[in-house]
């Protein structure tokens, strides 16, 4: 010491599906949640906000686009794989520590 690793702090990004004997249960997964509010609507719904958990933050496969895609499974699914060395995508010279490097002094 503005590199690298670990822990922490603060901030930010993201997804929330499918099926059924149905308001509960089952499948995959790190995660498929909660209850509240707002807009729309006759209602269901749809969109957004809040909180919680989980994952990810440029040495970035968290996640999105392509995609009402292609192949293979399944009761079904963004289930598995391809696409994919694709195109995008959100950090800080904050703290501690390890490590590394440099300078000075002594031997």
């Nucleotide at each position: 010491g503005u590199a690298c690793g670990g822990c922490c702090c603060u901030g930010g990004g993201g997804g929330u599906g499918u099926g059924c004997c149905a308001g509960g249960c089952a499948c995959u997964g790190a995660g498929a949640g909660c209850u509240u509010c707002g807009c729309u609507g006759a209602a269901a719904u749809g969109c957004g906000a809040g909180c919680g958990a989980c994952c990810c933050c440029u040495u970035g496969c968290a996640c999105c686009u392509g995609a009402u895609c292609c192949g293979g499974a399944u009761c079904a699914u963004a289930c598995c794989g391809g696409c994919g060395u694709a195109g995008g995508g959100a950090a800080g010279c904050g703290g501690c520590u390890g490590c590394c490097u440099c300078a000075g002094c002594g031997c």

The RNA shown here (TPP riboswitch aptamer (THI element)) has 107 nucleotides and comes from a Deltaproteobacteria bacterium. Of the family's consensus pairs, 88% are formed in the model. Rfam family: TPP riboswitch aptamer (THI element). Rfam links the family to the GO term thiamine pyrophosphate binding. NCBI's taxonomy places the organism under Bacteria, Pseudomonadati, Myxococcota, Myxococcia.